[in-house]
RNA sequence: CCGUGCGGGAGAGAUCCCGCCGAGGCGGGGCGCCGAAGGGGCAAAUCCUCCCCGGAACCUCUCAGGCACCCGGACCGCACGGA
Numbered sequence: 001c002c003g004u005g006c007g008g009g010a011g012a013g014a015u016c017c018c019g020c021c022g023a024g025g026c027g028g029g030g031c032g033c034c035g036a037a038g039g040g041g042c043a044a045a046u047c048c049u050c051c052c053c054g055g056a057a058c059c060u061c062u063c064a065g066g067c068a069c070c071c072g073g074a075c076c077g078c079a080c081g082g083a
Base pairs, nucleotide, nucleotide: 001082002081003080004079005078006077007076008075013031015030016029017028018027019026020025032067033066034065038063039061040060041059046054
C1' cells in the first nucleotide's frame, strides 16, 4: 500500500403524474434537493531565474449514485491475510 471480516458511519420529497397490482410494493416520466461509492476539474509549495509539464482533498461539478426502512456509504477502530 492492497484485500477480507466485525463495529461505528452523515446529508437530502415517506413528493407529483402514469401503468401493474396480491394494495405491501415494483417500473417509467417530471419538478425539487443531497454529496461521503465511483468519475471529472483546479491552486500554492515544488534546486538560482523564466517557461512548460506534473501537482490533493471530506474543495468543486453533479455525469453516475443517493433523498422512510433495507442495501449502499468516504472516513475511523479492531482482527486476519497478501505484496
Predicted 3D model of an 83-nucleotide RNA (Glycine riboswitch aptamer) from uncultured Nocardioides sp. Its Rfam family is "Glycine riboswitch aptamer". Its family is annotated with glycine biosynthetic process in the Gene Ontology. RNAcentral holds the sequence, with entries from MGnify.